[in-house]
A computed fold for a 374-nucleotide RNA from Sphingomicrobium nitratireducens, annotated as Bacterial RNase P class A. It matches the Rfam family "Bacterial RNase P class A". For this family Rfam cites "Ribonuclease P: unity and diversity in a tRNA processing ribozyme" (Frank and Pace, Annu Rev Biochem, 1998). Rfam classes the family as a ribozyme. From the family's description: Ribonuclease P (RNase P) is a ubiquitous endoribonuclease, found in archaea, bacteria and eukarya as well as chloroplasts and mitochondria. The prediction has a mean pLDDT of 76. Of the family's consensus pairs, 97% are formed in the model. The sequence was found by an Rfam model in a public genome assembly. NCBI's taxonomy places the organism under Bacteria, Pseudomonadati, Pseudomonadota, Sphingomicrobiaceae, Sphingomicrobium.
RNA sequence: UCAGGAGGCCGGGCGACCGCGGCCCCGGUUCGCCGGGAACGAGGAAAGUCCGGGCACCACGCAACGACGGUGCCGGGUAACGCCCGGCGGCUUCGCCUUCGGGCGCGGUCAGGGACAGUGCCACAGAAAGCAUUCCGCCCAUCUUCGGGUGGGUCAGGGCGAAAGGGUGCGGUAAGAGCGCACCGCGCGUUCCGGCAACGGACGCGGCACGGUAAACCCCACCGGGUGCAAGACCGAAUAGGGGCGGCACAUGGGCCGGUUGCGGCUCGUCGCCCGGGUUGGUCGCUGGAGGCGAGGGGCGACCCUCGUCCGAGAUGAAUGGUCGCACAGCCCUUCGGGGCGGACAGAACCCGGCUUACAGGCCUCCUGACACC
Numbered sequence: 001u002c003a004g005g006a007g008g009c010c011g012g013g014c015g016a017c018c019g020c021g022g023c024c025c026c027g028g029u030u031c032g033c034c035g036g037g038a039a040c041g042a043g044g045a046a047a048g049u050c051c052g053g054g055c056a057c058c059a060c061g062c063a064a065c066g067a068c069g070g071u072g073c074c075g076g077g078u079a080a081c082g083c084c085c086g087g088c089g090g091c092u093u094c095g096c097c098u099u100c101g102g103g104c105g106c107g108g109u110c111a112g113g114g115a116c117a118g119u120g121c122c123a124c125a126g127a128a129a130g131c132a133u134u135c136c137g138c139c140c141a142u143c144u145u146c147g148g149g150u151g152g153g154u155c156a157g158g159g160c161g162a163a164a165g166g167g168u169g170c171g172g173u174a175a176g177a178g179c180g181c182a183c184c185g186c187g188c189g190u191u192c193c194g195g196c197a198a199c200g201g202a203c204g205c206g207g208c209a210c211g212g213u214a215a216a217c218c219c220c221a222c223c224g225g226g227u228g229c230a231a232g233a234c235c236g237a238a239u240a241g242g243g244g245c246g247g248c249a250c251a252u253g254g255g256c257c258g259g260u261u262g263c264g265g266c267u268c269g270u271c272g273c274c275c276g277g278g279u280u281g282g283u284c285g286c287u288g289g290a291g292g293c294g295a296g297g298g299g300c301g302a303c304c305c306u307c308g309u310c311c312g313a314g315a316u317g318a319a320u321g322g323u324c325g326c327a328c329a330g331c332c333c334u335u336c337g338g339g340g341c342g343g344a345c346a347g348a349a350c351c352c353g354g355c356u357u358a359c360a361g362g363c364c365u366c367c368u369g370a371c372a373c374c
Stems, first nucleotide, its partner, number of pairs: 001370010013326006020041002024037005043345001047356002050354005055228004068224005073087005088112001089110004094105004113219002118217002120213003135158002137154007166184006185208001186206005192201003232284004242275007253268005291310008328343001330341004
């Protein structure tokens, strides 16, 4: 210098002019607003709405159990979490070491409780898939028409499979086999050692009886009321309903009982005053908060403590934009003077903490490799 990987940060800058939004100030006003001015005015994801909270309303006497849903190694962080940090364990890439059994290191990854409580399932292939099995082969016995048949043994070899009853070696055997032994692995135990713990080590016992699957039912432990700011609270017009009181009116009438008539049943108008609910509309909720920045301190870290300082959107058919100039990253052309193009994903709507997804380009730190030089 280049390439790859991991993590973090930024994600267009400055200025002028013209607009838009709410708040504040000044002036005017017919009280509806109008004019002027100052500061402020989208994000790292505002997105998906997947988790966890605040807040609001509804439901609910308390507790336990049950049902349903979720979570699941250990410790810590946090208001809380299924998030984050640090460990432990399993699997694994690469590198190094090795007594060749294995060990160590940098990384990656894991819904990582329980499979001797019970039940279910294990496709295809294969002889056999769960209180397992003899297809080929091997060995023994026996029969034979010499091709082979029959019976028995065989967990070693072949073959099937994701998985076939621990692995390697030696001994052993008719052939074999934890049948015996060594090492590795596994299971169980310990008043042992280290660690808060998960767990690791040591020792002892057992030839080894425990296949897998719980994002299958299930068991165990823990957690969990429901709905979401269109929550919810308040003020309340015209008009049309509702209720009450009072005045006037009355049916030989009107309306309904789905053709018409008769008969029968039910019902009633208008004016004034008062009360109550709702619709349109308006106000609040609404943004100062688990807040940002800086310094110091604690912690491996997530994060926490103290001090100082700042206020940084609040719309409601819904503002946050446009033009120009100057430099900047990037791309293209070049006669090397310069010229042209051009800036990702995306856009608040009650607010926070996470996760996930989208994203042009740039910057920083660390690790690995290559090349050049010393």